[in-house]
Background
Predicted 3D model of a 75-nucleotide RNA (transfer RNA) from Methyloligella halotolerans. The organism belongs to Methyloligella, within Bacteria. Rfam family: tRNA. It is annotated as a transfer RNA. Its mean pLDDT, the model's own confidence on a scale to 100, is 81.
RNA sequence: CGCGCCGUAGCUCAGUGGUAGAGCGCGUCAUUGGUAAUGACGAGGUCGAGUGUUCAAUCCACUCCGGCGGCACCA
Numbered sequence: 001c002g003c004g005c006c007g008u009a010g011c012u013c014a015g016u017g018g019u020a021g022a023g024c025g026c027g028u029c030a031u032u033g034g035u036a037a038u039g040a041c042g043a044g045g046u047c048g049a050g051u052g053u054u055c056a057a058u059c060c061a062c063u064c065c066g067g068c069g070g071c072a073c074c075a
Base pairs, nucleotide, nucleotide: 001070003069004068005067006066007065010024011023012022013021018055026042027041028040029039030038048064049063050062051061052060
């Protein structure tokens, strides 16, 4: 900047109007003589912020913040 994509658990990412999940990590327990591995259970999230639309918003619209990328050629 009349531009595009992204922001969700500690990390990596799903989900995309109907009340939020996975893997890894973390805790407890089981198994072992003890670890590791494995299994069961559990903790952990104002879904970047705000406003609006809607019966209902992580999801749709707008504004802002942050990250990444792009901003070429001719006249």